[in-house]
Context: one part of a larger RNA
RNA sequence: UGACGGGGACCCGCACAAGCGGUGGAGCAUGUGGUUUAAUUCGAAGCAACGCGAAGAACCUUACCAAAUCUUGACAUCCCUCUGACCGGCGAGUAAUGUCGCCUUUCCUUCGGGACAGAGGAGACAGGUGGUGCAUGGUUGUCGUCAGCUCGUGUCGUGAGAUGUUGGGUUAAGUCCCGCAACGAGCGCAACCCUUAUCCUAAGUAGCCAGCAGUUCGGCCGGGCACUCUUGGGAGACUGCCAGGGAUAACCUGGAGGAAGGUGGGGAUGACGUCAAAUCACCAUGCCCUUUAUGACUUGGGCUACACACGUACUACAAUGGCGUUAAACAAAGAGAAGCAAGACCGCGAGGUGGAGCAAAACUCAGAAACAACGUCCCAGUUCGGACUGCAGGCUGCAACUCGCCUGCACGAAGUCGGAAUUGCUAGUAAUCGUGGAUCAGCAUGCCACGGUGAAUACGUUCCCGGGCCUUGUACA
Numbered sequence: 001u002g003a004c005g006g007g008g009a010c011c012c013g014c015a016c017a018a019g020c021g022g023u024g025g026a027g028c029a030u031g032u033g034g035u036u037u038a039a040u041u042c043g044a045a046g047c048a049a050c051g052c053g054a055a056g057a058a059c060c061u062u063a064c065c066a067a068a069u070c071u072u073g074a075c076a077u078c079c080c081u082c083u084g085a086c087c088g089g090c091g092a093g094u095a096a097u098g099u100c101g102c103c104u105u106u107c108c109u110u111c112g113g114g115a116c117a118g119a120g121g122a123g124a125c126a127g128g129u130g131g132u133g134c135a136u137g138g139u140u141g142u143c144g145u146c147a148g149c150u151c152g153u154g155u156c157g158u159g160a161g162a163u164g165u166u167g168g169g170u171u172a173a174g175u176c177c178c179g180c181a182a183c184g185a186g187c188g189c190a191a192c193c194c195u196u197a198u199c200c201u202a203a204g205u206a207g208c209c210a211g212c213a214g215u216u217c218g219g220c221c222g223g224g225c226a227c228u229c230u231u232g233g234g235a236g237a238c239u240g241c242c243a244g245g246g247a248u249a250a251c252c253u254g255g256a257g258g259a260a261g262g263u264g265g266g267g268a269u270g271a272c273g274u275c276a277a278a279u280c281a282c283c284a285u286g287c288c289c290u291u292u293a294u295g296a297c298u299u300g301g302g303c304u305a306c307a308c309a310c311g312u313a314c315u316a317c318a319a320u321g322g323c324g325u326u327a328a329a330c331a332a333a334g335a336g337a338a339g340c341a342a343g344a345c346c347g348c349g350a351g352g353u354g355g356a357g358c359a360a361a362a363c364u365c366a367g368a369a370a371c372a373a374c375g376u377c378c379c380a381g382u383u384c385g386g387a388c389u390g391c392a393g394g395c396u397g398c399a400a401c402u403c404g405c406c407u408g409c410a411c412g413a414a415g416u417c418g419g420a421a422u423u424g425c426u427a428g429u430a431a432u433c434g435u436g437g438a439u440c441a442g443c444a445u446g447c448c449a450c451g452g453u454g455a456a457u458a459c460g461u462u463c464c465c466g467g468g469c470c471u472u473g474u475a476c477a
Stems, first nucleotide, its partner, number of pairs: 001477002003474003007471002010468004015461002019425005026315002029312005034306002042053002064301004069296002073125001077124002079121006088103005106115003127290002130288003136284002138279003141275001143273001148187006154163003167178003193267004198235007207225001212222001214220001238261001241255005317418001321377005334365003339358002344353003384415001389410007431453007
């Protein structure tokens, strides 16, 4: 100087407390451990691994296993020889690739050859998701969006170092004010960026009977940009104003005006560093290893196994509910051409036929759902719950046996609110309800986004956990 303390003082955080909802019990989905296996490819391991890499394993992917096959190679550059192609089509054969056969088939030229392509050959080499993340770059997690981490000059100290950065206040903040052997500065904080909330303005192929006119009653048509909305530009919030407190300061409390008030809400943004943290399987790369194999290719299998254990979700156990009907209300944000697909017709349905329109403020996906009204069920393993199973079908795709999703009928299990323990959340939040997208032929209870309905509680900081600053002790460096 740090680090540590079941030392002290001060402060903060859904850290506790106050509340609301869960997990832990059931079924199922998914990941992991373990076990099994020819193989169940590999990585991730307290917080910070475990719906994680994987935004989607039937083949492919695929790295694993079994079997078959190739050896200058599936891919790149160079050299020599031969051919004229390459592409494409047909046939034999195979589990399939490999293999064999047939047909078709270039350009320039000074006729020496050259360009390009294919086949063959020799070797330099290719190749490696083989090892080492404890050799590395790059990227990422974490403490933590915590308020810290440092430097120049000066001063003090023999020196390591100290000071500044401590102190009195204050703040979300090393934020600001005051003081001070310090005076300044840098990286962080804040602001500048995006979005959301209000208004003005410009422009109207979405919106409006607002005012006029027509109307098949549909902004449908004429007409018009006033309003809604869209996307450009601007205004607006700054403790600016008032009162009180405070040291006349910083600042705090209350008020006015205002759409918004004291960083308005949300996001992006992550200092010096810590964990030899993670990744050699995104990529790059040193060294080591391999070279008729640890490379390449094909078929089939596996990654989907199953006594069990754990994590994360989904669905429930019901009456604030289930079901039915009726008539029917209100979103936002997205996607669409090898695509989204309307109306119509067929089917109980999944879906099928067909194809208007739309590269989309124009058409389509598209029906929002919870909600509201009426009826029924009457507390039961039920009209709750839907696992499992049987049969019959649909879709995608060479192909749904291992191993996809969906529909109809039948079947109808566990489960009556969950021990010890443990978790999320402070407001348009929790809870609850649907919607869309990426990946994608097909496959979503996961992920990412969108809106609808919409709470309770916070006395307080004694205690648990984590963190910041000052101080104290020293078994430690």